The RNA shown here (TPP riboswitch aptamer (THI element)) has 91 nucleotides and comes from a bacterium. It matches the Rfam family "TPP riboswitch aptamer (THI element)". Rfam describes the family as follows. Vitamin B(1) in its active form thiamin pyrophosphate (TPP) is an essential coenzyme that is synthesised by coupling of pyrimidine and thiazole moieties in bacteria. The coordinates come from a structure-prediction model, not an experiment, and the mean pLDDT is 78.
[in-house]
RNA sequence: CGAACCCGCUGGGGGUGCCGCGAGGCUGAGACCCAUACCCCAGAACCUGAUCCGGGCAAUGCCGGCGUAGGGAAUGCGGGAGACGGAGAUG
Numbered sequence: 001c002g003a004a005c006c007c008g009c010u011g012g013g014g015g016u017g018c019c020g021c022g023a024g025g026c027u028g029a030g031a032c033c034c035a036u037a038c039c040c041c042a043g044a045a046c047c048u049g050a051u052c053c054g055g056g057c058a059a060u061g062c063c064g065g066c067g068u069a070g071g072g073a074a075u076g077c078g079g080g081a082g083a084c085g086g087a088g089a090u091g
Base pairs, nucleotide, nucleotide: 001085002084005080006079007078008077009076010074011041012040013039014038016035017026018025019024046071047070048069052065053064054063055062
């Protein structure tokens, strides 16, 4: 000095299911766009495939596959930080 990582600002992107008469219950960061909330920005946030396949559950993308598949929004700015890498100086 660079970058992983953390924080802030501005701009932008995204989802909102299942069960229940209801109250409420399940998973989750978020499922009453109560959102000034939550997540994500160089790629698994999210979408397509999908009225998909296997497992499981009261049920549901609940879990896994699909997925080194295709698409998808700042190589943004500032601060911190150094595992790691580079450069210089000294011994």

It was read from a public genome assembly, where an Rfam model found it.